[in-house]
Context: one part of a larger RNA
Molecule: small-subunit ribosomal RNA, central domain
Organism: uncultured prokaryote
RNA sequence: CUGGGCUUAAAGCGUGUGUAGGCGGAAAAGUAAGCGUUUUGUGAAAUCCCUCGGCUUAACCGAGGAAUUGCUUGACGAACUGCUUUUCUUGAGGCAAGUAGGGGUGUACGGAACUCUUGGUGGAGCGGUGGAAUGCGUAGAUAUCAAGAGGAACGCCAGUGGUGAAGACGGUGCACUGGGCUUGUUCUGACGCUGAGACACGAAAGCGUGGGGAGCAAACAGGAUUAGAUACCCUGGUAGUCCACGCCCUAAACGAUGAACACUAGUCGUCGGGAAGCUUGUCUUCUCGGUGAUGCACUUAACAGAUUAAGUGUUCCGCCUGGGGAGUACGGUCGCAAGAUUAAAACUC
Numbered sequence: 001c002u003g004g005g006c007u008u009a010a011a012g013c014g015u016g017u018g019u020a021g022g023c024g025g026a027a028a029a030g031u032a033a034g035c036g037u038u039u040u041g042u043g044a045a046a047u048c049c050c051u052c053g054g055c056u057u058a059a060c061c062g063a064g065g066a067a068u069u070g071c072u073u074g075a076c077g078a079a080c081u082g083c084u085u086u087u088c089u090u091g092a093g094g095c096a097a098g099u100a101g102g103g104g105u106g107u108a109c110g111g112a113a114c115u116c117u118u119g120g121u122g123g124a125g126c127g128g129u130g131g132a133a134u135g136c137g138u139a140g141a142u143a144u145c146a147a148g149a150g151g152a153a154c155g156c157c158a159g160u161g162g163u164g165a166a167g168a169c170g171g172u173g174c175a176c177u178g179g180g181c182u183u184g185u186u187c188u189g190a191c192g193c194u195g196a197g198a199c200a201c202g203a204a205a206g207c208g209u210g211g212g213g214a215g216c217a218a219a220c221a222g223g224a225u226u227a228g229a230u231a232c233c234c235u236g237g238u239a240g241u242c243c244a245c246g247c248c249c250u251a252a253a254c255g256a257u258g259a260a261c262a263c264u265a266g267u268c269g270u271c272g273g274g275a276a277g278c279u280u281g282u283c284u285u286c287u288c289g290g291u292g293a294u295g296c297a298c299u300u301a302a303c304a305g306a307u308u309a310a311g312u313g314u315u316c317c318g319c320c321u322g323g324g325g326a327g328u329a330c331g332g333u334c335g336c337a338a339g340a341u342u343a344a345a346a347c348u349c
Stems, first nucleotide, its partner, number of pairs: 004320003008302001012317001014201004021194003025088007033081002035077004041071002049065006091191001092188003095184005103177007110154001114150008125136002162169002206247006215241002220236004258316006266294012278281001298305002322349003331342004
């Protein structure tokens, strides 16, 4: 290379947009690059293969043929692929009318809780634990009432419910804004799919500058526990958590399941639309799009999957090839750094 694979054994890039490339719907006409038939020249000889022949046989040798699957010249063919032209509407997109939603950004506002401050009442404890202690408190704590300040998060509703490409998104109003779904006697007419590079987004932690800081809380301090206790428990507590701007670019970034299209039994839920029916209802039936459960065929090593496939097929991309060494070293690229990415070998079993 061929071949085999990628939910859990090694293996789907975290996710999207998209360049090159690869692949690509229906009908007709032309062309003849690919393709097929035939033909010209060439493809040295020996070897290999077939048929004869020569050494008593064989190895060996001689002769003829075939083969040399390649390149090349001309002719013919036109199903398929390509190319050119014309046409089509089912793929794709536009338009119109509706519609659901924690989709995104900004801004304003709200109540509960918490902490702090001030004042009132009150007068000895509070807090904490398995039990304690550190801690707070007669300079009046805890408790309780009133007023004020501050920051963060939004209870119930809430749901195998919704939205988003993924990360993710949940108090309320307003402004701006992306996408989806349904319906149509509407328009364009293959405009499509995938996607190496590239670009964009990307939880948490971390980094830079400037703010903010209630609660929580790495580090740290103390009290316990213990043989010890650099822990688990307790009292405190700084970065951080929050905001703006700029980096970082990684996660069990998971459905451990790449994207697209077509086809292949059902049954029962649920969410968003549409249509029909009558008995007009919290109804029934049909249908389109999501999201779940169960279950045939089929697949699977099994578990399981099963119209949201891990079934049957096609196209394109990514990735895997025994364990350790190692996602490491070196080099490159990126980064302020932390580090990320790309990525071996010796050796060993």